Bacterial RNase P class A from Ramlibacter sp., 318 nucleotides, folded computationally.
The prediction has a mean pLDDT of 77.
The sequence is in RNAcentral, with records from ENA.
A source record names the gene rnpB.
Rfam family: Bacterial RNase P class A. Its family is annotated with dimeric ribonuclease P complex, ribonuclease P activity and tRNA processing in the Gene Ontology.
RNA sequence: GAAGCACGCCAGGCCGCCGCUGGUGCAAUCUGGGAAACCAGGCACUGGAGGAAUGUCCGGACUGCACAGGGCAGCGUAGGAGGUAACACCUCUCCACCGUGAGGUGAGGAUCAGAGCAACAGAGACGAGCCGGUUUAGUCCGGGUGAAACGGGCAAUCUCUACGCGCAGCAAUACCAAAUAGGCACACAUUGACGGGGCCCCCCGAGUGUGCGGGUAGGUAGCACCGAGCCGGUGGGUGACCACCGGCCCAGAGUAAUGGCGGUCACAUUGGGGGCAACCUCAAUGCACAGAAUCCGGCUUACCGGCGCGCUUCACAC
Repeated sequence: GAAGCACGCCAGGCCGCCGCUGGUGCAAUCUGGGAAACCAGGCACUGGAGGAAUGUCCGGACUGCACAGGGCAGCGUAGGAGGUAACACCUCUCCACCGUGAGGUGAGGAUCAGAGCAACAGAGACGAGCCGGUUUAGUCCGGGUGAAACGGGCAAUCUCUACGCGCAGCAAUACCAAAUAGGCACACAUUGACGGGGCCCCCCGAGUGUGCGGGUAGGUAGCACCGAGCCGGUGGGUGACCACCGGCCCAGAGUAAUGGCGGUCACAUUGGGGGCAACCUCAAUGCACAGAAUCCGGCUUACCGGCGCGCUUCACAC
C1' cells in the first nucleotide's frame, strides 16, 4: 500500500418565526361541556422518538381465571459448563465442517426399545441370494454394483430419553356510571290508583309509583418519577456478567403530540475557475432506513454515509 476479518460509536449542528403535546407551580374555586363520573380553558417554567421505535418471532414483568399433589395429551428445547428475572438469548469451551489466515457456521442426546425410509446402478437395499472356486455341509473364500451388501446409515419421519410450559392476554383488568329494554322488592289500584277531560264529584282508559341490583354507551385508573432504570468510578471474573460507591429522573397519546417554513454551517457527488501540489473557490443536486402505544430482556429484518480500535493475508521498502 492492497484485499479482508471481528468489534464499538454517530445518525447532521446552530439561529429565527409559527404551531402540536405531557408535567410542575400559581390564581378566581371562576367559566364552558356533561344526568353524573369526569373533561376542557389562563399565566410562568420545563420534558417531548429509534438504533432499529421494524417484524410481533422468543422470554419475562403485570393482570384475570383456574389450581391439593401427580400424570396423560399437546407444544417447545437438546455436546459440556456458566450468565440471567427468564429465554429458543448471551459467554467460555469441546467436536465437526468451511476459510491460506484473522475468523465463520452447526436442529451437535439416542438407531442394542420399536416402526418407517433409502434415487440410480445392482441378482439382492434389510429379504434374500447372482457369478467363480471350494467343502461332509448354503462349509468357507473371492468377485461385480453402489453412499451403504448384514456391518450399518437417516431421528430436519414417527418414536424414545432428559428438561421446560396451567390458560388467556393492556381490546388484560379494576373502579365510577346514563338513556332504553328487561329483572327483583314494596306500596297503591276495577270499592277506579295514576294520568287526562269536564270543574266538586262525574266521564275515559288498566296498570301506576318508589327503591334496588347487573350489564352497555361514556369516564377514570392500569400508564410512564424509582426501576431486572440511566451515567461515571472502583473491585471480582478468560468472558457473558456480578458486587459496592457516587450522581441523575429521562417521551407518552387514545384518531393517536414529537411538526412546518426560512437562514446558515457541515457532509457527499457532479460540473466550472484558480493552484506544481496539498488544497481554495463558485454553482447545482443529494443528505438513508424509518415514527414509541402496558413495560422490560433478546433475536430478526431495513439502512445514505461517516468515525474509532484490534487483528489477518499478500506485495514492496528499511